RNA sequence: AGGGUUUGAUUAUGGCUCAGGAUGAACGCUGGCGGUAUGCCUAACACAUGCAAGUCGAACGAAAGCUUUGCUUUAGUGGCGGACGGGUGAGUAAUGCGUAAGAAUCUGCCUUUAGGAGGAAAAUAACAGUUGGAAACGACUGCUAAUGUUCCAUAUGCUUUAGAGUGAAAAGAGAAAUCGCCUGAAGAUGAGCUUGCGUCUGAUUAGCGAUGUUGGUAGAGUAAAAGCCUACUCAAAGCAACGAUCAGUAAUCUGGUCUGAGAGGAUGAUCAGUCACACUGGAACUGAGACACCGGUUCCAGACUUCUACGGAAGGCAGGCAGUGGGGAAUUUUCCGCAAUGGGCGCAAGCCUGACGGAGCAAUACCGCGUGAGGGAUGAAUGCCUUGUAGGUUGUAAACCUCCUUUAUUAGAGAAGAUUGUGACCGGAUCUAAUGAAUAAGCAUCGGCUAACUUCCGUGCCAGCAGCCGCGGUAAUACGGGGGAUGCAAGCGUUAUCCGGAAUUAUUGGGCGUAAAGAGUCUGUAGGUUGCUUUAUAAGUCUGCUGUUAAAUAUUAGAGCUCAACUCUAACCAAGCAGUGGAAACUAUAGUGCUAGAGUAUGGUAGAGGCAGAGGGAAUUCCCAGUGUAGCGGUGAAAUGCGUAGAUAUUGGGAAGAACACCAGAAGCGAAGGCGCUCUGCUGGGCCAUUACUGACACUCAGAGACGAAAGCUAGGGGAGCGAAUGGGAUUAGAUACCCCCAGUAGUCCUAGCCGUAAACUAUGGAUACUAGAUGUUGCGCGUAUCGAUCCGUGCAGUAUCGUAGCUAACGCGUUAAGUAUCCCGCCUGGGAAGUAUGCUCGCAAGGGUGAAACUCAAAGGAAUUGACGGGGGCCCGCACAAGCGGUGGAGCAUGUGGUUUAAUUCGAUGCAACACGAAGAACCUUACCAGAACUGGACAUACUGUGAAUCUUUAUGAAAAUAGAGAGUGCCUUCGGGAGCAUAAAUACAGGGGGGUGCAUGGCUGUCGUCAGCUCGUGUCGUGAGAUGUUGGGUUAAGUCCCGCAACGAGCGCAACCCUUGUCUUUAGUUGCCAUCAUUUAGUUGGGUACUUUAAAGAGACUGCCGGUGACAAACCGGAGGAAGGUGAGGAUGACGUCAAGUCAGCAUGCCCCUUAUGUUCUGGGCUACACACGUGCUACAAUGGCUGUGACAAUAAGUUGCUAACCUGUGAAGGCAAGCUAAUCUAUAAACGCAGUCUCAGUUCGGAUUGUAGGCUGAAACUCGCCUGCAUGAAGGUGGAAUCGCUAGUAAUCGCCGGUCAGCUAUACGGCGGUGAAUCCGUUCCCGGGCCUUGUACACACCGCCCGUCACACCAUGGAAGCUGGCCAUGCCCCAAGUUGCUGCUUGUAAUGAGUGCACCUAAGGUAGGGCUAGUGACUGGGGUGAAGUCGUAACAAGGUAACC
Repeated sequence: AGGGUUUGAUUAUGGCUCAGGAUGAACGCUGGCGGUAUGCCUAACACAUGCAAGUCGAACGAAAGCUUUGCUUUAGUGGCGGACGGGUGAGUAAUGCGUAAGAAUCUGCCUUUAGGAGGAAAAUAACAGUUGGAAACGACUGCUAAUGUUCCAUAUGCUUUAGAGUGAAAAGAGAAAUCGCCUGAAGAUGAGCUUGCGUCUGAUUAGCGAUGUUGGUAGAGUAAAAGCCUACUCAAAGCAACGAUCAGUAAUCUGGUCUGAGAGGAUGAUCAGUCACACUGGAACUGAGACACCGGUUCCAGACUUCUACGGAAGGCAGGCAGUGGGGAAUUUUCCGCAAUGGGCGCAAGCCUGACGGAGCAAUACCGCGUGAGGGAUGAAUGCCUUGUAGGUUGUAAACCUCCUUUAUUAGAGAAGAUUGUGACCGGAUCUAAUGAAUAAGCAUCGGCUAACUUCCGUGCCAGCAGCCGCGGUAAUACGGGGGAUGCAAGCGUUAUCCGGAAUUAUUGGGCGUAAAGAGUCUGUAGGUUGCUUUAUAAGUCUGCUGUUAAAUAUUAGAGCUCAACUCUAACCAAGCAGUGGAAACUAUAGUGCUAGAGUAUGGUAGAGGCAGAGGGAAUUCCCAGUGUAGCGGUGAAAUGCGUAGAUAUUGGGAAGAACACCAGAAGCGAAGGCGCUCUGCUGGGCCAUUACUGACACUCAGAGACGAAAGCUAGGGGAGCGAAUGGGAUUAGAUACCCCCAGUAGUCCUAGCCGUAAACUAUGGAUACUAGAUGUUGCGCGUAUCGAUCCGUGCAGUAUCGUAGCUAACGCGUUAAGUAUCCCGCCUGGGAAGUAUGCUCGCAAGGGUGAAACUCAAAGGAAUUGACGGGGGCCCGCACAAGCGGUGGAGCAUGUGGUUUAAUUCGAUGCAACACGAAGAACCUUACCAGAACUGGACAUACUGUGAAUCUUUAUGAAAAUAGAGAGUGCCUUCGGGAGCAUAAAUACAGGGGGGUGCAUGGCUGUCGUCAGCUCGUGUCGUGAGAUGUUGGGUUAAGUCCCGCAACGAGCGCAACCCUUGUCUUUAGUUGCCAUCAUUUAGUUGGGUACUUUAAAGAGACUGCCGGUGACAAACCGGAGGAAGGUGAGGAUGACGUCAAGUCAGCAUGCCCCUUAUGUUCUGGGCUACACACGUGCUACAAUGGCUGUGACAAUAAGUUGCUAACCUGUGAAGGCAAGCUAAUCUAUAAACGCAGUCUCAGUUCGGAUUGUAGGCUGAAACUCGCCUGCAUGAAGGUGGAAUCGCUAGUAAUCGCCGGUCAGCUAUACGGCGGUGAAUCCGUUCCCGGGCCUUGUACACACCGCCCGUCACACCAUGGAAGCUGGCCAUGCCCCAAGUUGCUGCUUGUAAUGAGUGCACCUAAGGUAGGGCUAGUGACUGGGGUGAAGUCGUAACAAGGUAACC
C1' cells in the first nucleotide's frame, strides 16, 4: 500500500468480496511445561445446605460453674456498628452521568480550641409465679439496676435597632495511668441542593400546556432555595422547526477499551468513580446518615414456596462466597487462612470478617521455554512418480558416531514475603547430586486473489467444494484418497461480532449535461452570506498566567522479577471548561462619512408580452336555385360508402363555426408554460442615452404564496372541419392493431371553476467577478465619410456558429462555460421489488404530494473501440439479373438418397458445401451385416526349445472350415562345429488382435466462403486506454493494380509475373515420321532427300513500345498503325490471414476408454440388388433440321505380352477356330455427325424403344437370388412437359463420335480425357442472389439461426388488504381503598407531657369498571411481487426492429 469481479477488449462510475487488527468468545482436530491475567454476555429465572456482622462484663442487674478474699461463661437491659465492605444493570433519554461553576444547608466517629458535669424522680426487661397455643409466639400478677428514661437549676446559644424576651444539658467506669459524658466555635471528611454546556434514533410524532400549567401574595413545610405543598372566585402566562410533545431502544453514564495515519467509528467485561436496584408494588420508624440487600422494626397488598394438630405460622443467596436445577453455542471448588492489607467493636488481650490473601479447574487470552545439538552419502530401505529398469523425490532426513541435560524422574539442602511475636500459600521460589535422547507435534492450506503440484488414483453436472470469481458432463493442479510442498506452531482452522481497507455519507475528503442526482417557473418570510472610509467596544479571534480535568490506563525514561508478559518509580504534550491580564488586523456590535452594487427621475426605442372590444378575406361543410348525365370517391390493389328520388363536375345566392397562407428568418417578446390576420383602448417588463437624486436600500432563499402545455372533471353555451371510443370495409395464420378507406360520439372552441402533472429538456438552479479570438444576426447610441439611402470603425444589451487556454471517463463545453473563484438553495449514495404498500395530506373524481420494508441478484448503468448484423445509405463487381441458346420439373429406364420392410437390408456423407458422393466397378472374395458351424496365446510379430528341407500328390467324413490318414521329396552355404530361410509342435516371457467407441481428445488430408482482394507487421505519430493512422481521400484497374494527395515512412503473406499447354517464326536434329524435285511401286513400297508436314530441344516475339484524342503536364482510358497474336492473347496449375468444434478414428497414423473361449479368427449360405411411396443426378425419346437403306470422306488423346489382335475360315449375330505382327511415331480401330442417291409423308407412325417370351454366346469353381452380349418375336408410356428451377459470353453453348482407368466378367447411360461440326445475345445495373470498400444505427459479441417482453399453467418464498380473533403496553374518568405520615376532635389510660391507645378526615398501592391510543401475533378469502427445467400463446423493444422510439 492494495487486489478479485460487469466487457470480445477499454475507460470511468458503481456495488459485492478478500488480504489486517481485536474479543469475557464458542465449535472441530490436536495437546509438554511455567509465569501473569481472565472466566453466566442467555432466565433481574427458581433455589436444598453451609458460611458471608458483630463486639463490649472497664455501662447494668442477675444466673450458672469453678482451681472461691476471686475467676470464667453468658440469656437479658444498655452503647457503638449492621447507611461500610460485597453483588447486579432490571429501570432510567434525565429526579441520571460528564465537565465547569454556585449558594440557601447538615455532618456520628476524628483534629484543634473555649467551657461544664449541681440537685431530684418514676419505671422496666431479665428473674419468680399463674396461664393460652401443635408450633411460632404470647397474656396476667409481683420484684429490681444502669453510661436506659424524666423533671428542676445553670448558659459564652438564638431572636431583636435598642431595651428586652426565650430556651434544650450532662454518666460514669477503672487499682492506677487513663478512657468516657454535656455545650459552643473552627477544621477535616462525607452528604444534600441549584445552574451553564455536552449526552442515541424517528417529523410516516407539529403543536404541547389550563386536572399546578407560568408567575405573584399569604401560609404550611424542610437541615436547606423553590408550585415542593395549600389558599386566592389574583394575573394568563410558559415551551416549541436551534425539534417541544409523543414513540422506540436486544439504552446505566464516565475514566477508559478496540480500531484508524488522523479526523472519526464501534464499544462500556475485568480495574476505578457515579447512579439505580435488592421476590413485585406502596409506606414510614429509628438514626449523624436509610425510606435501609438477609442477618432491624417493620407494616400493608400481590405472586410463589415450605410447615401445620387446619385454628394458624414461616420464607426471601431472588443479582454476598461456594453449590443445585433450568435456559443456552457457552463460563470454575458446596477448598485453605485471617499469616499480610483493610474494616467493625473493645482501654486492652482479643473476637468477627466468603472484604481480602491464597490454592484448585479451563490452552480462555498474553508472555516465555522445550520436544535435542554437531557430524554423517552406499545419497540405504519403504512410500510416491516416471520417457522405463534405470532415474527422480521423500533426503542429512534415518541408521551410525560424538556431545549436552533446559525439561522429566529420584534424593538432599533451602531465602524473602514479618518492625517483638504470628506463614494459609508450602511437598513454595531457588540451589546441589544422580539417571538417561531420554517424557513431549500438530493443524490448516496448495485454480486466481494467496506462499505452496498442470503429481497419481477414484468419481463422471453424480458425489461434492466454494470468502468472491468459479470447479465437477471420462485425461479435475478446484470434489474424495495417496505422495509431495507451503504457512503457523502447543496450537491450528472455522463461525460470530467490531473497526479498517470504504474518499462507499466525503469537516479533513465525493458528486449532480449523458453513469444515481438541478425542484416546471417566479415572488418572497425566517435563516445564511454581504461594497468603500473612519471612530469606539472587545462577543467571536489571537496570546500570557492561574485553577481544574481523581487514581489506574496510554506515551517517554528508568527500575524489579534470569528475559518477557506483569509490576513499580518519575516526567510530559495536546485538548476541554472556568477565571484573569493583554492585542485590535479580520468577523461582529454602535456610530460618522462615500458612490462603483441596487434603486428613482428625465428623454428615446424594438417587440407574435398580457387583457378586452371591433372589423376582414381565402378555404371547408351545409342549404336554395340553374346547367348537365352516369358514374363519383377511394387504394399497393380493392371494397364498404354516395349516385337515375339526378350525385361528382360547374355557375349564382345564403348560413355556420374554427383557424389566420405569403411576409417568416439559427428573427423578436415573456419568469416559465407559451405568444403570429388587421385596428382601437387599458396594461406589465426590457434595452439605450443623459445629467440629477437616495446612499448598501444587496444576493439566495426552508416553510409559505402565485403562475403553470396537453389530456381530464363540474355547470352553461357552441359545434364547420378534424376526430379517442364505437360500427363497417380491407390486410392477416389470427388482427379486439398499424398503414388505408367509409361513417362517427366525447373532445377540440367560448364563459366560470377544478386538476397541478410532461423527455415541463439547454436532460445544464440563481447571483457576482475574472480569463484569446473569428464570423453571422437583432435593438439603441457615438465617431468619420457622404447631397442622401447608407458603408466603415466603435460602445452597451441580446441571439447563434467555430475555436485558444483550461476542464471532462470520454462524448464534448469553451466570455450565453461543463474554465477559474465566492455566496445561497435543491438533490444523489448498487440493480430489482417501487415511485409500489401503509399512514398523513390535497382533490368532485381521475389521481397528485410525501414515501418504506421483507425478499432477491453480483451485477445494473455511462462513454468510447473493434467486429458482426440491419426488411439503413453510397460506390463497385460477378452468367447475379436482363438479352439469348439449350435443359431439368411431365414419360420410360439407369443410378444415389430418404422412408418402409427385413434375421440382415453393414457403415459414413445431410442447405449452398450430402444424394452417378467414399465406391477408378457388392454373384464368391471384397464385407465391415445376418443365420449356422468351428478355434482360443490365437489367422498376424519377436526370443528360447524340439522335430522336419521347403514343397507337392492323394483317400475318408463334412455344406465348408476342419478332422483323421497315405504317399512323393530330402534342396542352399559351410572353417563340418553349424548357419540362413520355411513349415510344424509345446511351454514361458513379451505380448497379439478389434472396419469396437470418441472427428467434441488429435495428426495428416480435404471441402467452403473464394482465385474474392484482401490479411498483417516494424518504426513513428495520435489517443488515459481498448485502439487508430498506414490500409482512409481524388482518379484508375481484373486486382490494396498504378498515380496524385496525406503523420506517416517502409516491409511481409496474398494480386501480377516466374511454371505447363496452346497460337507465329527461327535454329538444331531427321527414325519408326514426311515426299516438293529425280527414279520406282498395288501401296512413301524402295532408292534418294530432309524443302514442307511433323516430332522435341533451344530461342525470338507483345512492352500500352509507336501515333492521335481525353485526363491534372499523372496513372490510365478510347481510337489507330504495324503484327500470327494487342492491352492479362486463350486455357491450366497455383488457394493469403482466417471462418464453419465443417468432413474423415471405415485410407493411414494416434491418446484415452472398452472386448479378450470374444466386440478377435476361420468357413458355408444369405444380405448390401427388398418396394404402397418421396426427392436428387442422368440416359433415351416424343420425330421430317427426322427415321431407315446403300455408298463416299476427314481426327485427336490414349492403351496393349496372364495383353492388343490384323488377315483368312465358320456363324444372321454375339462369338468361335486358325494364325501374322507388336514390349509399340514401326503392329493392333469401319470414327460419327457430314456429303451423294433412294425410300417413308405427319400417323402413337418405317417415331419411340420399355416390358415380356424364346433360342443362343462369353467370363468365371459357380450367373437362382444377382452379370453382360446376340438373334427372332413382343412393341408400354411418351405428341416438348404446372408451379418452380439449372447451365452457358466463343472455338463457348449446342451437337457428334473416339479413348482410358477400375476390371476374370459386368450393371458405365457414371467418371476422367480427346478431337469433329459449330451458333445466338449482352440495351443496361431499377430489381433477385452472393461478394468487396466507405459510412450510419445497435440493448448483438455463442455475434440476427442474436437479443428479448408480457399474459397464462405449475412449484416454492417473503409481503400488502381483509369480516374478525387473541395478547401486550400507555395514559385517562369513575368506584372502592390496606398499611402509613399529617391534621382534627370525642372517649380510655397516665402525676403530667405537643405521651400512648382508639375514632374521624385528606392523600394513596393493589383491585374493579368504562371508553380510548399505540403495538404484536393470527385470519377464510384476496392483490400484486420475486425465483425457478428446455411448458403455452404471440413477437412489444434493440437495425428505419419491419407502424421511429420514448415521456
The RNA shown here (small-subunit ribosomal RNA) has 1447 nucleotides and comes from an uncultured cyanobacterium. Rfam family: Bacterial small subunit ribosomal RNA. Its mean pLDDT, the model's own confidence on a scale to 100, is 81.